[in-house]
Context: one part of a larger RNA
């Protein structure tokens, strides 16, 4: 100087407390461990792995296994030689295909030879092989915590200290004041984006520019005004006006560093290593197994409910290999159909569902719950058996609110409800985004966890 303390003081945070809803019990989905397997490819492992890489494993992906093939190679560059044949394409044979064999077709030109392509030979290609403890880049975490440093000066033999400490204050090393310090940098804040109010201009679409709305520009919030407290400083409490009040709400933004944290399988890359194979192609299988254990979710256990009928109200998105209307067939999934739309115009989508109104059920393993299983279908796609989603009929399991323990959340939040998008031929209980309905509670800082500043002890570095 740090680190640590079941030392002290001060302060903060959904950290506790006060509340609301969950997890842990059930079934299913998904990830992981384990076990099994020819293979169940690999990585990630407290917080900071486990609906994570993977915003889509039937083939492909795919890296794994089995089998069949190729060896200048699936891909790149160069040199030399040969040839206008060959390759590609089509037909036939064998085959699971890759591929092998046979046949057909067959270069261009500025004629200098060049270009393209093929074969042979050589350099080389290639590796999701190893090392994240050789690395770049990127990322997680402490933590959006308020810290981390420098120049000159001063103090100290020196390591180093001071500045950065004290008091008040703040979300903040934010500011005020004092002061051997005076200044400065990276962080804080502000500048950026969105939302909330108003004004002006414009108006494709739309019945209408009047309102809404959209686009562009501007105004407005600064403790500016008043009162009180305080060192009459910073600031704090209250009030007025105002759409909004003291950081208005949210986002983006992550200092010096820590964990030899993660990633050589996104990419790049040193070294090592394989080279008729650890490279490449193809068919099939596997990544989907299942005594079990854990994580994250979905659905429930019902009457604040289930079912049936009627009636409302969104936002944000996507669409030409696409979204697909009207009409019509089917109980339905869906089929036929083909208008319109490269989109404020048409479609997904009457764009919602909870909500509201009426009826029924009357507390039961039920008209709760929907797992599982049987039969019949629909769609995508060469292909749905391993291993897709959906529909109809039948079946109707566990489950009556969950032990110890544990998680999230402070306001348009939690909780509940639906909608869209990415990925995508098809497949969403996941993810990301969007709106609708819309709470309860916070006395307080003793305790638990994490963090900041000062101080103290230490046989630790």
């Nucleotide at each position: 100087u740090g680190a640590c303390g079941g030392g002290g003081g001060c302060c903060c945070g959904c950290a506790c407390a006060a509340g609301c809803g969950g997890u842990g019990g059930a079934u299913c989905a998904u990830g992981u461990g384990g076990u099994u397997u020819a293979a169940u490819u690999c990585g990630a492992c407290g917080a900071u792995a486990a609906g994570c890489g993977g915003a889509a494993a039937a083939c492909c992906u795919u890296a794994c296994c089995c089998a069949g093939a190729c060896u200048u190679g699936a891909c790149a560059u160069a040199u030399a030689g040969c040839u206008g044949c060959a390759a590609a394409u089509c037909u036939c044979c064998a085959g699971a295909a890759a591929c092998g064999g046979a046949g057909a077709c067959u270069c261009c030109u500025u004629c200098g030879a060049g270009g393209g392509u093929g074969c042979u030979a050589u350099a080389c290609a290639g590796g999701u092989g190893c090392u994240g403890c050789a690395u770049g880049g990127u990322u997680g975490u402490c933590g959006u915590c308020a810290g981390c440093u420098c120049g000159u000066g001063c103090c100290g033999u020196g390591a180093g200290g001071u500045g950065u400490a004290g008091c008040c204050u703040u979300a903040a090393g934010u500011g005020g004041u004092u002061u051997a310090a005076c200044g400065a940098g990276c962080g804080c804040a502000a500048c950026c984006c969105u939302c909330a109010u108003c004004c002006u201009a414009u108006g494709u679409u739309a019945a209408a520019u009047a309102u809404u709305c959209a686009u562009a520009g501007g105004a407005a919030a600064c403790u500016g005004c008043c009162c009180u407290g305080c060192u009459c400083a910073a600031c704090a409490g209250g009030g007025a006006g105002g759409a909004a009040g003291g950081u208005g709400a949210g986002g983006a933004u992550g200092a010096c560093g820590u964990c030899a944290a993660a990633u050589c399988a996104g990419c790049a890359u040193g070294g090592c290593u394989c080279u008729u194979a650890c490279g490449u192609c193809u068919g099939g299988g596997g990544c989907c197994a299942c005594a079990c254990a854990c994580g994250u979710g979905a659905u429930a256990c019902a009457a604040u409910g289930g079912c049936c009928g009627g009636u409302a109200c969104a936002a944000a998105g996507g669409g030409u290999u696409g979204c697909u209307a009207a009409g019509u067939c089917g109980c339905a999934a869906g089929g036929c159909g083909g208008a319109g739309c490269u989109a404020a115009u048409c479609c997904c989508a009457u764009c919602a569902a909870a909500a509201c109104c009426g009826g029924u059920c009357u507390c039961a393993g039920u008209u709760c719950g929907g797992a599982u299983u049987g039969a019949g279908g629909u769609c995508u796609g060469a292909a749905a058996u391993u291993c897709g989603a959906c529909c109809u009929c039948a079946u109707g399991a566990a489950g009556u609110u969950g032990g110890a323990a544990u998680c999230g959340c402070u306001a348009g939040u939690a909780a509940c409800c639906g909608u869209g998008a990415a990925u995508c031929a098809g497949c969403a209980c996941g993810u990301c985004a969007c709106g609708g309905u819309g709470a309860a509670u916070a006395c307080g800082u003793u305790c638990u966890c994490g963090g900041g500043c000062c101080u103290u002890g230490u046989a630790c570095a």
The part of an RNA shown here (small-subunit ribosomal RNA, 3' major domain) has 461 nucleotides and comes from an uncultured bacterium. The full RNA is in RNAcentral, with records from ENA, Greengenes and SILVA. It matches the Rfam family "Bacterial small subunit ribosomal RNA". Gene Ontology terms of the family: ribosome and structural constituent of ribosome. Its mean pLDDT, the model's own confidence on a scale to 100, is 82.